[in-house]
Context: one part of a larger RNA
RNA sequence: CGUAAGAAAUUUGAGUGGACCUGACCUUAGUACGAGAGGACCGGGUUGGACCAGCCGCUGGUGUAUCUGUUGUGCCGCCAGGUGCAGCGCAGAGUAGCUAAGCUGGGAUGAGAUAAGCGCUGAAAGCAUCUAAGUGCGAAACUCACCACAAGAUGAGAUUUCUAUGAGGGAUGUUGUAGACUACGACGUUGAUAGGCUGUAGAUGUAAAGCUAGUAAUAGCAAAGUCGAGCAGUACUAAUUACCCGAAAGC
Numbered sequence: 001c002g003u004a005a006g007a008a009a010u011u012u013g014a015g016u017g018g019a020c021c022u023g024a025c026c027u028u029a030g031u032a033c034g035a036g037a038g039g040a041c042c043g044g045g046u047u048g049g050a051c052c053a054g055c056c057g058c059u060g061g062u063g064u065a066u067c068u069g070u071u072g073u074g075c076c077g078c079c080a081g082g083u084g085c086a087g088c089g090c091a092g093a094g095u096a097g098c099u100a101a102g103c104u105g106g107g108a109u110g111a112g113a114u115a116a117g118c119g120c121u122g123a124a125a126g127c128a129u130c131u132a133a134g135u136g137c138g139a140a141a142c143u144c145a146c147c148a149c150a151a152g153a154u155g156a157g158a159u160u161u162c163u164a165u166g167a168g169g170g171a172u173g174u175u176g177u178a179g180a181c182u183a184c185g186a187c188g189u190u191g192a193u194a195g196g197c198u199g200u201a202g203a204u205g206u207a208a209a210g211c212u213a214g215u216a217a218u219a220g221c222a223a224a225g226u227c228g229a230g231c232a233g234u235a236c237u238a239a240u241u242a243c244c245c246g247a248a249a250g251c
Base pairs, nucleotide, nucleotide: 001152005163006162007161008160009159010158011157015149016148017147018146021049022048023047024046025045026044027043033038051106052105053104054103055102059100060099061098062097066093067092068091069090070089071086072085073084074083075082076081110144111143112142117137118136119135120134168245169244170243172188173187174186175185176184193238194237195236196234197233198232199231200230202227203226204225210221211220212219213218
């Protein structure tokens, strides 16, 4: 821009892409078969491999949010207590998030028309013959079925609702289950959208100061203190009032 008014939502599916894998074991059954040695088809069940998709409850990884220990050195006048720098100084743990080595699921089933092949009926050719007329079975291949996209499918489809009493969209602000930007989602006082505050799952591991015991190191009072990306509650702060676009032409 088009889809012959302008919108919002839900859809049909022409068409396109994806997937399509496979082992072992148990059983049927030491059965059929075979002199024996050996040893099935068909069917039922279990469990793997590789591949694909999703997820983080479990097992772990990371986790320059966080907590703790500690070395050297500088600073806060000194002690105590902190803090800067040294690869996050080093080391031990670790929430959320992200993850695999972790977990879950998938390739199931059926149908149609067939290939090679196997047939039925059957003449030409009194017989025979799957074929000439007719007719059946038959494969991971083909068409569906499964998953995703899909009306620029210009053949531009369908349905519902709304609209000059302005439908709807944009912009803007707070933002995240989204994200390079854009887009997408939530919310904007008729409000829990983000921050703050309060609490808490959880992390770390018992803060400072004081008292008690001990000559002291240290221990106890103390599951402390700190943090808390998660989960709740709460209008304290910021989402204020405003603004822009926006639909009737043709026959």
The part of an RNA shown here (large-subunit ribosomal RNA, domain VI) has 251 nucleotides and comes from an uncultured bacterium. It was read from a public genome assembly. Its mean pLDDT, the model's own confidence on a scale to 100, is 89.